[in-house]
RNA sequence: UUUACAGGCUGGGGGUGUCCACCAGAUUAUUGAUGGUGUACUGAGAUAGACCCUUUGAACCUGAUCCGGUUAACCCCGGCGUAGGGAAGCUGCUUGAUCGAGAU
Numbered sequence: 001u002u003u004a005c006a007g008g009c010u011g012g013g014g015g016u017g018u019c020c021a022c023c024a025g026a027u028u029a030u031u032g033a034u035g036g037u038g039u040a041c042u043g044a045g046a047u048a049g050a051c052c053c054u055u056u057g058a059a060c061c062u063g064a065u066c067c068g069g070u071u072a073a074c075c076c077c078g079g080c081g082u083a084g085g086g087a088a089g090c091u092g093c094u095u096g097a098u099c100g101a102g103a104u
Stems, first nucleotide, its partner, number of pairs: 001097002004094001007091004011054004017041002020038005060085003066079004
C1' cells in the first nucleotide's frame, strides 16, 4: 500500500398464522362470514419498538385455493428451489500478499 472477514454504526427491507373459550353482531330462527379479548401450538419473531434480514441476499414475496407427511388445527415438517424476484454505505478485532527502510 492492498485483499478478505467477525463485530459495530447509520440507513433500508420483511412477516405477524392456526385451534379453543367468551363477548358483539346482519338474519324470523338455526347456521355462519366478520370484529374484539384471553388461552394453547410452532417459531428468532404471531403488531412485538421487539425479532429477523441487508447482494457471500431462503429475511421475505410469487408459483400456491400447489404436492407429500403430520396434527386438534395451521405458511407444523419437507418438496417446489444450482425456479423467478427481493433492501446499502462506512468502519474494522483479526489475517494474507507486496514494496521500502533499519539492524544482524